[in-house]
RNA sequence: GCCUGGCUAGCUCAGUAGGCAGAGUGUCAGACUUUUAAUCUGAAAGUCCAGGGUUCAAAUCCCGAGUCAGGUG
Numbered sequence: 001g002c003c004u005g006g007c008u009a010g011c012u013c014a015g016u017a018g019g020c021a022g023a024g025u026g027u028c029a030g031a032c033u034u035u036u037a038a039u040c041u042g043a044a045a046g047u048c049c050a051g052g053g054u055u056c057a058a059a060u061c062c063c064g065a066g067u068c069a070g071g072u073g
Stems, first nucleotide, its partner, number of pairs: 001072007010025004019056001027043005051063003
C1' cells in the first nucleotide's frame, strides 16, 4: 500500500429483507434484614465513531475522514 472485520448506555455486547434503540452487569433510590451482603421493585444513563448522500422514514442502504484488530505484499 491493498483486503477483511469491529466501533451502539460507565463496562461486556445484542439489534438486517429500513418503521418507537435494547439485554446483562454496574450506578442511584426504595423494600426486606439488628446491620452488611444476597434477593426483590423502580429509576437514571445513547446526537448508535465525525461528516455527507438516498428515502416519507437510516444503528441498518451508499460514500467516507478517524480509530482498533487480523490477513497479505

Transfer RNA from Mauremys mutica, 73 nucleotides, folded computationally. The sequence is in RNAcentral, with records from Rfam. It matches the Rfam family "tRNA". Gene Ontology term of the family: triplet codon-amino acid adaptor activity.